[in-house]
């Protein structure tokens, strides 16, 4: 140099106005508002809700079936189906990349082309042989010809694992009311609910349940952000990970803020030019680990192969 490969990083700054939300101080004063300062205020995927947890509640969540998921072999982790090492297959020239990796001796399915015939042998062709039979050998076709065959990103079996429903969970506070009125039901000989999709089998259960025509209404608060937290370093581990140290508080909204204008700067792209155009994908909602999915440009790094050159 030129084509690959595997990993990592970062995704726009900066002023000025004028707003918007959260917390703290502070004045007022109409006691829940309103004015001022001061500090926080979107992501790497906040996405898609796949997949594991943590939190609540529900029989401390039982038995059987059903269904779903998972599958080499070891660590990893709070947990996983995720991660990370090996080993085998399979592709690549290499670096590497991929996982459809358990079981075909239970039992059912499937099987192009070839071939007389493909799983119940309607046994071809030539040769031997029987009392008689594909009964015995050879050819031929194919990946497989009576052989314990192939296939399980086909049914199925086996092994493990899986309760359920999700913050609209859940707990407290308050505000209005009709525990009134009609009609079917029920009241332990149990309506109607709750636990699991189904059966059993437990709990609750009379101021009940269902339907009608009507009354009445405000919503705060807590859960909720100091954690399986985030940066650096150092030490053990091939690695995923793990300990220490030391430093740091980094949204918390709720018909739901994080904005909106103007000026400058980077970046990329194109022009003769101090030009002109571009600067993705995308918006937090109980929180955390993961995995996929989207992505404009930018930058580092280990390899691998070709080919110049000394």
């Nucleotide at each position: 140099u030129a084509a690959g490969u595997a990993a990592a990083u970062c995704g726009c700054c900066u002023u000025a106005u004028c707003g918007c939300u959260a917390u703290u101080u502070u004045a007022a004063u109409u006691u829940a508002u309103u004015g001022a300062a001061a500090u926080g205020g979107a992501g790497g995927a906040a996405a898609g809700u796949c997949c594991g947890a943590a939190c609540a509640c529900c029989a401390u969540a039982g038995u059987g079936c059903a269904a779903c998921a998972u599958a080499g072999u070891g660590g990893u982790u709070a947990a996983u189906g995720g991660c990370c090492a090996c080993c085998a297959a399979u592709c690549g020239u290499g670096a590497g990349a991929u996982u459809a990796g358990g079981a075909a001796a239970a039992g059912u399915g499937c099987a192009a082309c070839a071939g007389a015939a493909a799983g119940g042998a309607u046994g071809u062709a030539c040769a031997g042989g029987u009392a008689a039979u594909g009964c015995u050998g050879u050819a031929g076709u194919g990946a497989a010809a009576u052989c314990a065959g192939g296939u399980a990103a086909a049914c199925u079996c086996u092994a493990u694992g899986u309760g359920g429903u999700g913050c609209a969970a859940u707990g407290u506070c308050a505000u209005g009311u009709a525990a009134a009125c009609c009609a079917g039901u029920g009241c332990u000989u149990g309506a109607a609910g709750g636990c699991u999709g189904c059966a059993c089998g437990c709990c609750u259960g009379a101021u009940g349940c269902u339907g009608g025509a009507g009354g009445g209404u405000a919503g705060a608060c807590a859960g909720c952000u100091a954690a399986a937290g985030u940066a650096u370093a150092u030490u053990g581990g091939u690695a995923a990970c793990a300990a220490u140290a030391c430093a740091c508080u980094c949204a918390g909204a709720u018909a739901a803020a994080u904005g909106a204008u103007a000026a400058g700067g980077g970046c990329u792209c194109u022009u003769u030019g101090u030009u002109g155009a571009g600067u993705a994908c995308a918006g937090a909602a109980u929180u955390c680990g993961g995995c996929u999915u989207a992505u404009a440009g930018a930058u580092u790094u280990g390899c691998u192969u070709g080919a110049u050159a000394a």

Annotation
Predicted 3D model of a 310-nucleotide RNA (Bacterial RNase P class A) from Yeosuana sp. A source record names the gene rnpB. Taxonomically the source falls in Yeosuana (Bacteria, Pseudomonadati, Flavobacteriia, Flavobacteriaceae). The prediction has a mean pLDDT of 76.